[in-house]
Context: one part of a larger RNA
RNA sequence: UCAUGGCUAAGGAACUAGGCAAAUUCGAUCUGUAACUUCGGAAUAAAGAUCCCCCUUUAGCGAGGGGCGCAGUUAAAAGGCCCAAGCGACUGUUUAGCAAAAACAUAGGACUCUGCUAAUUCGAAAGAAGAUGUAUAGGGUCUGACACCUGCCCGGUGCUGGAAGGUUAAGAGGAGAUGUCAUCGUAAGAGAAGCAUUGAAUUGAAGCCCCAGUAAACGGCGGCCGUAACUAUAACGGUCCUAAGGUAGCGAAAUUCCUUGUCGGGUAAGUUCCGACCUGCACGAAUGGUGUAACGAUUUGGGCACUGUCUCUGUCAUGAGCUCG
Numbered sequence: 001u002c003a004u005g006g007c008u009a010a011g012g013a014a015c016u017a018g019g020c021a022a023a024u025u026c027g028a029u030c031u032g033u034a035a036c037u038u039c040g041g042a043a044u045a046a047a048g049a050u051c052c053c054c055c056u057u058u059a060g061c062g063a064g065g066g067g068c069g070c071a072g073u074u075a076a077a078a079g080g081c082c083c084a085a086g087c088g089a090c091u092g093u094u095u096a097g098c099a100a101a102a103a104c105a106u107a108g109g110a111c112u113c114u115g116c117u118a119a120u121u122c123g124a125a126a127g128a129a130g131a132u133g134u135a136u137a138g139g140g141u142c143u144g145a146c147a148c149c150u151g152c153c154c155g156g157u158g159c160u161g162g163a164a165g166g167u168u169a170a171g172a173g174g175a176g177a178u179g180u181c182a183u184c185g186u187a188a189g190a191g192a193a194g195c196a197u198u199g200a201a202u203u204g205a206a207g208c209c210c211c212a213g214u215a216a217a218c219g220g221c222g223g224c225c226g227u228a229a230c231u232a233u234a235a236c237g238g239u240c241c242u243a244a245g246g247u248a249g250c251g252a253a254a255u256u257c258c259u260u261g262u263c264g265g266g267u268a269a270g271u272u273c274c275g276a277c278c279u280g281c282a283c284g285a286a287u288g289g290u291g292u293a294a295c296g297a298u299u300u301g302g303g304c305a306c307u308g309u310c311u312c313u314g315u316c317a318u319g320a321g322c323u324c325g
Base pairs, nucleotide, nucleotide: 001320002319003318004317005316006315007314010311011310014309019306027051028050029049030048031047036041038145052067053066054065055064056063057062068072080304081303082302083301084300085299086298087296088295092104093103108143109142110141111140112139113138114137120129121128122127146291147290148289149288151221152220153219156218157217158214159213160212161211162210165209166208167207171203172202176198177197178196179195180194183190184189222240223239224238225237226236249283250280261277262276263275264274265273
């Protein structure tokens, strides 16, 4: 000097990104226990009292009397607590070895496919899983307890249905054309049948175009101008565009750039926090919206208690470091 542990006057978070670490609390019996609540909880809430030894009594628990200490769960072992907010309902799962969470899952909700040789999946096939199941079943996708709800848009993309018309493959079809050649012709040339090469019209399914439906399918949910008897604002009007122009609820938010927005609370002092406002750069309804008791090694802010975290160090013990081997 380092590591680990014990103590440290007065103060008590002034430390620090942050009470990280440490300290406090801790058992049993009795008393007592708030908001809120899904009436189960919250709750060991919180806040208090008692605990040792001897005598008498008693079945015992106790009751009465007495004693000692600074201290009686006398050592050890054994919750710190409260208030408010975000997120996720909860128990659970996860990056074996830097992340345990607000991520995943979940019960519940919804859409969709599937009538059994089911859909779906694996396989070249045989075959197998689904399932020795049968729509109260099985597969896929999204959401995520519960409460109150879940608005408008089908123009685009997707899916489902439709079949009149347009387009459309192979195939069918075979008009015609070309080569060859009998024959005809003095020649130029014409040219049957056959064999080859090529090939127009016509016919020809699904699909696409087309017509509908469908958003808890993928997704989307405007601009400008004017107007009220102070001013301001605009219930109201006009106009352009759109498939339709964001409803309820929430809102400087895990979302707000300007921004430390403005006001209020808490502090002597608060870029964080809580409550409001709404001017939402760029919330918004199962990519769910808003609440919510309980729960959380979760995140944020505050308080009580407590402390060497600190003011500001000191000291002791053990081990390492040093010397010799």